[in-house]
Small-subunit ribosomal RNA, central domain from Trachelomonas rugulosa, 340 nucleotides, folded computationally. Its Rfam family is "Bacterial small subunit ribosomal RNA". Its family is annotated with ribosome and structural constituent of ribosome in the Gene Ontology. Taxonomically the source falls in Trachelomonas (Eukaryota, Discoba, Euglenales, Euglenaceae).
Context: one part of a larger RNA
RNA sequence: UUGGGCGUAAAGAGUUUGUAGGCGGUAAAAUGUGUUUGAUGUAAAAUCUUAAAGCUUAACUUUAUGUCUGCAUCAAAAACUGUUUUGCUAGAAUAUAGUAGAGGUAAAGGGAAUUUCCAGUGUAGUAGUGAAAUACGUAGAUAUUGGAAGGAACACCAGUGGCGAAGGCGCUUUACUAGGCUAAUAUUGACGCUGAGAAACGAAAGCUAAGGGAGCAAAUCGGAUUAGAUACCCGAGUAGUCUUAGCUGUAAAUGUUGGAUAUUAGGUGGCGGUUGUCCGCUGCUGUAGUUAACGCGUUAAAUAUCCCGCCUGGGGAGUAUGCUUGCAAAAGUGAAACUC
Numbered sequence: 001u002u003g004g005g006c007g008u009a010a011a012g013a014g015u016u017u018g019u020a021g022g023c024g025g026u027a028a029a030a031u032g033u034g035u036u037u038g039a040u041g042u043a044a045a046a047u048c049u050u051a052a053a054g055c056u057u058a059a060c061u062u063u064a065u066g067u068c069u070g071c072a073u074c075a076a077a078a079a080c081u082g083u084u085u086u087g088c089u090a091g092a093a094u095a096u097a098g099u100a101g102a103g104g105u106a107a108a109g110g111g112a113a114u115u116u117c118c119a120g121u122g123u124a125g126u127a128g129u130g131a132a133a134u135a136c137g138u139a140g141a142u143a144u145u146g147g148a149a150g151g152a153a154c155a156c157c158a159g160u161g162g163c164g165a166a167g168g169c170g171c172u173u174u175a176c177u178a179g180g181c182u183a184a185u186a187u188u189g190a191c192g193c194u195g196a197g198a199a200a201c202g203a204a205a206g207c208u209a210a211g212g213g214a215g216c217a218a219a220u221c222g223g224a225u226u227a228g229a230u231a232c233c234c235g236a237g238u239a240g241u242c243u244u245a246g247c248u249g250u251a252a253a254u255g256u257u258g259g260a261u262a263u264u265a266g267g268u269g270g271c272g273g274u275u276g277u278c279c280g281c282u283g284c285u286g287u288a289g290u291u292a293a294c295g296c297g298u299u300a301a302a303u304a305u306c307c308c309g310c311c312u313g314g315g316g317a318g319u320a321u322g323c324u325u326g327c328a329a330a331a332g333u334g335a336a337a338c339u340c
Base pairs, nucleotide, nucleotide: 004311005310006309007294008293012308014201015200016199017198021194022193023192025088026087027086028085029084030083031082034080035077036076037075038074039073040072041071042070048066050064051063052062053061054060091191092188093187094186095185096183097182098181099180103177104176105175106174107173108172109171110154115149116148117147118146119145120144121143125136126135162169163168206247207246208245209244210243211242215241216240220236221235222234223233258307259306260305261304262303263302266285267284268283269282270281271280272279273278289296290295313340314339315338322333323332324331325330
C1' cells in the first nucleotide's frame, strides 16, 4: 500500500462559511468521452507454459504452440456514464401571512444584598474555629435607625424548559439585526451534498494600552495544625475578575459519537405551530437489527450511498530539530536513536 477501523480499546478537526476537487433528481433527443463486441496490424529474440523431436538418459538443444492480458486503426452497439440541446417538479431556494424563543449588538432604567462613608441610639465585646489564635473594638466596634457613594451580579419565575453552528445566552424597556417553525398558494427550475487549501467565530486563564475596582481572590504576609506544613482551617491581601480597543486560539471545546440523503415496530412525557389520522424540536423506554461487551436502537452505534478528517503496539514524545504564527506566554506542524 491493500485490507480493517474511529461512543468507552489508537483514531471525528472546537464550530461554521466556502474555493478547487469528488459525488449528484427526473423525461426526451442528439453525440459517441468512458464502456462493450468484432476484425486487422503490432507487441524483437532469448526466458517462461504446454506438446513433441534430437544427443544412451538428464541437464541441454531444436520445432511447434501458448503467454506477453497492451497499444493503434477500422467497423458496429447505445443500456449505463460523460457532453450538448429542450423540458419537468418530488431536492433546493424565494415571495406572502402568522408564530415561539436567556439568538446577537447598542442604549436607557430598576430593586434586593455586600462594602465604605456621614449622622443618631447604645455599651463591651465582636469575629472566627474541631478547639483556638492572629484580627477588629472604650480614639466607642459588633448591633440597630436614617442618609449618601460605588462596583459587580441579576433571587423567586426556572423546568433532562427555550434559543444558538459551536463557544455560549437569564432583571426590565427601547432601537437595530440574524436564524428557526407552521399554513396555504405562487415563483425559479437541480440552482444540490461534501469540502483539501483558505476565511470567520471561538469558555476560562494569560498579554498590551487606557479606565474601573464593591465583593471574591492566585501570589504574598500573619495565626493555627503538624515531627515538619512552602497545604488543608482562620485573619488580612495584590494581580485578576468588570469596561473599551487589540492580541492569544487553547479546554474532559464531550453526545468523548464529522456532515448530507434515503429506508427500517411500537409505547409514553415535554416545547412550538396548529386543531390534523398533521408538521418541527427535545427526552425516556423498547422491536428488528447491531455490538467484544456495556449499550445503541427513526435524534442509530441498524441498513445503504456520497464527500471530508483521522488511526496503525507501549514508552521515548506532543519531546528534539526546522519552518510558520505570536509582544510574550505559547500555538500549529512534528520525528528518530534507544528500550520493552